[in-house]
Context: one part of a larger RNA
């Protein structure tokens, strides 16, 4: 000086992003006794108050249970071990699970709700195959995809995308057919030859025509599928605001719930609570810059080493620093 620990006068959180970190009370014994909320199970050891030694008697089978005496500051006479509590909000129902070595959460699961595929040689998935998983299972299965307990519910929109499902037309590819044309052969008549008629063959970066699958234009269905879910202008007998009316678009123009929100830029909104004295907090308000209903929406008992806000205990965290005690480094020796 650092590490680890003990002690402190008065004063208690003023520190500090934040009671971090330490105090402190309590101690999963017995007996009273316990709100608010509640899914009635809990919450709850709620909070909170008493007892606990010995030695007689008296009850009892004992455990004990009453009564009476006596001691001490103190009787589970405490070495280990061995809940700090209340209020209110956010989130996530919950136990659970994760980023071995900087994240334990509101993140992942999860029961449950959904919505899609699958009739068994199942869809899936792994492998070139053969084959295995799925399953020695069979739709009260098996796989995917979303949501995420419960509790009230879960609005419009199928125009676009995607998906099913249909077949009248439209469009359409190798291929097949059936021609024209190039090139090269065969036969037959005619011709002395060149070569001309007639037939049949093969070929082809040439070329016209029928036929013809799915898709893909159509047509209808779906949104717990991807996704979307307006504007201007007027009006009431004081202002204001507009039940209300008018117009343009559009597939349909945010429905209930909730809102300055884990989501508000203006913003420390704005009233009200709490403080002496609050950009946090807590209730309300609501033209939401830019919430919203299974990327669920609002609630919501219980539970979290989760996240704000508020108070009681209590303390060297503070005002403000002091002393002790080990070890440690330095420096003498």
């Nucleotide at each position: 000086u650092c590490a680890u620990c003990g002690u402190u006068a008065a004063g208690g959180a003023a520190c500090u992003c934040g009671g971090c970190a330490a105090a402190a009370a309590a101690g999963c014994g017995g007996c009273c006794g316990u709100a608010c909320g509640u899914u009635a199970g809990c919450u709850a050891u709620a909070u909170g108050g008493c007892c606990u030694g010995a030695u007689c008697c008296u009850c009892g089978c004992a455990a004990g249970a009453g009564g009476a005496u006596c001691c001490g500051c103190a009787g589970c006479g405490a070495a280990a071990g061995u809940c700090u509590c209340c209020c209110u909000a956010g989130c996530a129902a919950c136990u659970g699970u994760u980023u071995a070595c900087c994240a334990a959460a509101a993140a992942c699961a999860c029961a449950g709700c959904u919505c899609c595929c699958u009739g068994c040689u199942a869809a899936c998935u792994c492998g070139c195959a053969a084959g295995a998983g799925g399953a020695u299972g069979u739709a009260u299965a098996g796989g995917g995809g979303g949501u995420g307990a419960c509790g009230c519910c879960u609005g419009a929109c199928c125009g676009a995308u995607g998906c099913g499902a249909g077949a009248a037309g439209g469009u359409c590819a190798a291929g097949a057919c059936c021609g024209g044309g190039u090139g090269u052969g065969g036969u037959g008549c005619c011709g002395c030859a060149a070569g001309g008629c007639a037939u049949u063959g093969c070929u082809c970066a040439c070329u016209g025509g029928u036929u013809c699958a799915a898709g893909c234009c159509c047509u209808c269905g779906u949104c717990a599928a991807u996704g979307u879910c307006a504007g201007c202008g007027a009006u009431a007998a004081c202002u204001a605001u507009a039940a209300u009316c008018g117009u343009u678009c559009u597939a349909a123009g945010g429905u209930a719930g909730c809102g300055c929100a884990a989501u508000u830029c203006c913003u420390u909104u704005u009233c009200g609570g709490g403080u002496a004295a609050g950009u946090u907090c807590c209730g309300a308000a609501g033209c939401g810059c830019a919430c919203g209903a299974a990327a669920g929406g609002c609630g919501u008992a219980a539970u979290g080493a989760c996240u704000g806000g508020g108070g009681a205990a209590c303390u060297g965290u503070c005002u403000c620093a002091a002393c002790g005690a080990u070890g440690u480094g330095c420096u003498c020796g």
The part of an RNA shown here (large-subunit ribosomal RNA, domain IV) has 333 nucleotides and comes from an uncultured Parcubacteria group bacterium.
Model confidence (mean pLDDT): 82 of 100.
The sequence was found in a public genome assembly.
It matches the Rfam family "Bacterial large subunit ribosomal RNA". Gene Ontology terms of the family: structural constituent of ribosome and ribosome.